[in-house]
Context: one part of a larger RNA
């Protein structure tokens, strides 16, 4: 390489868009590039195979034939692939209609809690723990009442609920975007996938400027302990929040790439539609989210119409463990670091 694989053994890119490329629905006609077939030309010699022959045999040699699976030209064929032309509607899309949604962006507003401030009441403790101590407190704390300020997060509803490509998304309002369902009115294969490329991308981190209530790496103190650079406690800076810019990684997980078709059932739920019936329960059908199971698959655990089943197309990735996601080089970054990514050696 071929082959075989990728939930958990090595292996699905974090996600989307997308140029090239690969692949592509039904039907009719045409073409003849691929494809099949025939003829001709060529395919040096040697070599190879077969027959015959020459060295006493053989190796070796001579001779005749075949082969040389290839290439070219000219015919013929037209199922399949391709090209060209026509038609079609089921794939794909568009229009108008309905429904639900924590989908995005922006903005102010709302109440509870927390901390702080001021004032009142009030007096000796509070706080914290396994137990304590550090800490706070007669300069009046904790508790309680009133008023005020600030920042951050949105109790209940709330649900293996919903939405989003993924990351993710939850008080209220406005403005955008998408999806399902139903209608089949329109276009008529306009599609799928996608190396590069572009965009998005939790937390933490970085730069500049704000903000800072809570929590809280680092740090300090108190404990624990043989020690305690920890777990526990009291504090507490960066950070946590906002704007702009960078960074680009996660057990970025369903550890399961995307698309399409096909293949028993039972049950719950979300959003519709249709039919019955308005006797409260139904029947059918789409699109999601769950549970259980048949065949089948699987090393098993398990998966099982949301497949890990049966098939097709495209991309990505794997090929013993360690060395190592390291070194070197290159690319990116302000840096931190990220991407790409070996070998010696060793078992």
């Nucleotide at each position: 390489u071929u082959g075989g694989g990728u939930u958990u053994a090595a292996a699905g890119g974090g996600a989307g868009c997308g140029c090239a490329g690969g692949c592509c629905g039904a039907u009719c006609g045409u073409u003849a590039a691929g494809c099949g077939u025939g003829a001709c030309g060529u395919g040096a010699a040697a070599u190879g195979c077969a027959g015959c022959g020459g060295c006493u045999c053989a190796a070796c040699c001579g001779u005749u034939g075949c082969a040389c699976u290839g290439c070219g030209u000219c015919g013929c064929g037209a199922a399949c692939u391709g090209g060209c032309g026509g038609u079609c509607u089921u794939g794909a899309g568009u229009g108008a209609g309905u429904u639900g949604g924590a989908u995005g962006u922006g903005g102010g507003c709302g109440g509870a809690a927390u901390u702080c401030g001021u004032g009142g009441u009030g007096u000796a403790g509070c706080g914290g723990u396994g137990a304590a101590a550090u800490g706070c407190u007669u300069a009046g704390a904790u508790a309680u009442c009133a008023c005020g300020a600030a920042g951050a997060a949105c109790u209940c509803c709330g649900a293996u609920u919903g939405c989003g490509a993924a990351g993710g998304c939850a008080g209220c309002c406005a403005c955008g975007g998408g999806a399902c369902c139903g209608u089949u009115a329109c276009u008529g294969a306009c599609g799928c996938u996608a190396a590069a490329g572009c965009u998005c991308g939790a937390a933490g981190g970085u730069g500049c400027g704000g903000g800072u209530a809570u929590c809280g790496a680092a740090c300090a103190g108190g404990a624990u302990u043989a020690g305690a650079a920890a777990c526990c406690c009291u504090g507490g800076u960066a950070g946590u929040c906002c704007g702009c810019a960078c960074a680009g990684u996660a057990a970025a997980c369903g550890a399961u790439g995307g698309a399409u078709g096909c293949c028993c059932g039972u049950u719950g739920u979300u959003a519709g539609u249709u039919c019955a019936c308005u006797u409260a329960a139904g029947a059918a059908u789409u699109a999601g989210c769950g549970a259980c199971c048949a065949a089948g698959c699987g090393a098993a655990a398990g998966c099982a119409u949301u497949a890990a089943g049966c098939a097709u197309c495209c991309c990505a990735c794997c090929u013993g463990g360690g060395g190592a996601g390291u070194a070197c080089g290159c690319c990116g970054g302000c840096a931190a670091c990220g991407g790409u990514g070996a070998a010696a050696c060793u078992c």
Molecule: small-subunit ribosomal RNA, central domain
Organism: Streptomyces griseocarneus